RNA sequence: UGCCGGGUCGGCUAAUCGGCAGGCCACGGGGCUCUGAACCCCGCAAUGCAGGUUCGAGGCCUGCCCCGGCAG
Repeated sequence: UGCCGGGUCGGCUAAUCGGCAGGCCACGGGGCUCUGAACCCCGCAAUGCAGGUUCGAGGCCUGCCCCGGCAG
């Protein structure tokens, strides 16, 4: 430098040939308990960046950034 794959809450991971971004863990609040753990309820929080297509983009198109692999 070229080609291929990937980038989603603090972490892991879903999302039908485009249609309300969900689950688990963690964290916060409450319940339960003599206290804590466990258990139960509620909450918090994310689509790498900038454009394009579309009524509508996590998913499609373009460029860039980052990670991994292959080739030179």